Context: one part of a larger RNA
RNA sequence: UUGGGUUUAAAGGGUGCGCAGGCGGAAUGAUAAGUCAGUGGUGAAAUCCUACGGCUCAACUGUAGAACUGCCAUUGAUACUGUCGUUCUUGAGUACAGAUGAAGUGGGUGGAAUGUAUCAUGUAGCGGUGAAAUGCAUAGAUAUGAUACAGAACUCCGAUAGCGAAGGCAACUCACUAAACUGUAACUGACGCUCAUGCACGAAAGCGUGGGGAGCAAACAGGAUUAGAUACCCUGGUAGUCCACGCUGUAAACGAUGAUCACUCGUUGUUGGCGAUACACUGUCAGCGACUGAACGAAAGCAAUAAGUGAUCCACCUGGGGAGUACGAUCGCAAGGUUGAAACUC
Numbered sequence: 001u002u003g004g005g006u007u008u009a010a011a012g013g014g015u016g017c018g019c020a021g022g023c024g025g026a027a028u029g030a031u032a033a034g035u036c037a038g039u040g041g042u043g044a045a046a047u048c049c050u051a052c053g054g055c056u057c058a059a060c061u062g063u064a065g066a067a068c069u070g071c072c073a074u075u076g077a078u079a080c081u082g083u084c085g086u087u088c089u090u091g092a093g094u095a096c097a098g099a100u101g102a103a104g105u106g107g108g109u110g111g112a113a114u115g116u117a118u119c120a121u122g123u124a125g126c127g128g129u130g131a132a133a134u135g136c137a138u139a140g141a142u143a144u145g146a147u148a149c150a151g152a153a154c155u156c157c158g159a160u161a162g163c164g165a166a167g168g169c170a171a172c173u174c175a176c177u178a179a180a181c182u183g184u185a186a187c188u189g190a191c192g193c194u195c196a197u198g199c200a201c202g203a204a205a206g207c208g209u210g211g212g213g214a215g216c217a218a219a220c221a222g223g224a225u226u227a228g229a230u231a232c233c234c235u236g237g238u239a240g241u242c243c244a245c246g247c248u249g250u251a252a253a254c255g256a257u258g259a260u261c262a263c264u265c266g267u268u269g270u271u272g273g274c275g276a277u278a279c280a281c282u283g284u285c286a287g288c289g290a291c292u293g294a295a296c297g298a299a300a301g302c303a304a305u306a307a308g309u310g311a312u313c314c315a316c317c318u319g320g321g322g323a324g325u326a327c328g329a330u331c332g333c334a335a336g337g338u339u340g341a342a343a344c345u346c
Stems, first nucleotide, its partner, number of pairs: 004317003007300002012314001014201004021194003025088007033081002035077008049065006091191001092188003095184004100179001103177007110154001114150008125136002162169002206247006215241002220236004258313006266291009296301001319346003328339004
């Protein structure tokens, strides 16, 4: 490379947008580049193959044929692909109407809880555990009440519910922004799909500068436990967690399942619409779930949200360890990230 694969055995990029590239709906006309056919030229000889010969055979070799699967020119064919033209509406998009949600960004507001401060009541304990102790407390704690302040998070509703490309998103409200969905079938008329490189987004932790700091809490200190206890348990507690701006760019970033399109037995729940209706039943579109049949699968299982049957494009895999290491390159303030071997060994 061919072939075969990628839920769990090695293997789907964290996610989107998207240039190049690859692939691409229906009808019709032209063209004849790809494609197919004929003819001519060329395709040195040797080699290979076939037939018949020559050395006693064979290797070797002679003669003839075939072949040289290619290239060029020319004459035709026109189904498919390409190119050009015309047309179409189913793919795609737009418009109008409806209606949805924790989708995003920036403001404003709220109550409960927690902590602290002050005041009041009140007196000897509180706290914590398996049991304790460290700790707090007669300089009046814990508890109860009042007032004030601070920061962070939003009880119930709440749901195999919803939204978002993914990460993710939950008090209320305002402004701005984005989006899928349904209906009409008015408009455009293939405008599409995928996407190496690239660009953007990307949990937590971490980093830089400046704020903030209630609770929680790496590190750290002490008390326990224990043979020991650099832990699990307890008392404290700093970074951090929060905000603004900038960086980092990784996760079991998981559905461990790439995107898009078409087709394929049933049952049932639910979200947002539509049609119809007195109600019920039922139908339909888009989503989210459960079960099950064929098919598939090594099995577990999957099964219209496929891991079934097909098509297009991208990414990735090729025994375990060495190793996601070394070296080089590149990105980063750093921590490190990306790319990524070999010797050796089993």
A computed fold for a 346-nucleotide part of an RNA from an uncultured Bacteroidota bacterium, annotated as small-subunit ribosomal RNA, central domain. The prediction has a mean pLDDT of 85. The RNAcentral record of the full RNA draws on ENA and SILVA. It matches the Rfam family "Bacterial small subunit ribosomal RNA".